[in-house]
RNA sequence: GUUGCAAGAGAGAACUUCUCCUCAAGGGAGAGGUCGCCGAAGGGGCAAGGCGCAAGCCAAAACUCUCAGGCAGCAGGAUUGCGAC
Numbered sequence: 001g002u003u004g005c006a007a008g009a010g011a012g013a014a015c016u017u018c019u020c021c022u023c024a025a026g027g028g029a030g031a032g033g034u035c036g037c038c039g040a041a042g043g044g045g046c047a048a049g050g051c052g053c054a055a056g057c058c059a060a061a062a063c064u065c066u067c068a069g070g071c072a073g074c075a076g077g078a079u080u081g082c083g084a085c
Base pairs, nucleotide, nucleotide: 001085002084003083004082005081006080007079012035014034015033016032017031018030019029020028021027036071037070038069042067043065044064045063049058050057051056
């Protein structure tokens, strides 16, 4: 590093339009729009320090930004433990 198992947080089951599940109601799912929010897939940014005459370059994160992703459950999920290769 890959893989199996286990654990694994946060934030609107938001409003609205269309389509489908169906003949209708209710309900649900998907996509678009609107506002509010989350940080632990991924991605971006910076310090100490190092290099350089200089301009500058390199430079970490669980910090930070929220592009992406996410905000009932499912799924995903940094990270941790155990095992195998």
Glycine riboswitch aptamer from uncultured Bilophila sp., 85 nucleotides, folded computationally. It matches the Rfam family "Glycine riboswitch aptamer". Rfam's curators write: This family represents the bacterial glycine riboswitch. Its mean pLDDT, the model's own confidence on a scale to 100, is 84. RNAcentral holds the sequence, with entries from MGnify. The model forms 90% of the base pairs in the Rfam consensus.